RNA sequence: GCUUGCGAAAGCCAAACCUGCCGAGAGGCAGGGACGGAAAGCCGCGGAUCUUCUUAUGUGACGUCGAGACUGCCGGGCUGCCAAG
Numbered sequence: 001g002c003u004u005g006c007g008a009a010a011g012c013c014a015a016a017c018c019u020g021c022c023g024a025g026a027g028g029c030a031g032g033g034a035c036g037g038a039a040a041g042c043c044g045c046g047g048a049u050c051u052u053c054u055u056a057u058g059u060g061a062c063g064u065c066g067a068g069a070c071u072g073c074c075g076g077g078c079u080g081c082c083a084a085g
């Protein structure tokens, strides 16, 4: 350096839920908290899902466009601990 790992041991991250703040909302941030995770580290590039303040367009309901959210939904890209070969 490459490959593999049903590796949670050392370390690491932190679901649900609660509190505060931000947001029109999905949701995000901080603290508490641990369901879990071998990339549950980073990137909205592709798909899926969700939201809709504002813009455009049709509508009986609502849909489409646009914009946004989400990496712990999946894929992809980049980087990485330990062990074995």
Stems, first nucleotide, its partner, number of pairs: 002085004007081001012037002017032006035072001041078003045075003049069004056064003
c-di-GMP-I riboswitch aptamer from an uncultured Gammaproteobacteria bacterium, 85 nucleotides, folded computationally. Model confidence (mean pLDDT): 83 of 100. Rfam family: c-di-GMP-I riboswitch aptamer. Gene Ontology term of the family: cyclic-di-GMP binding.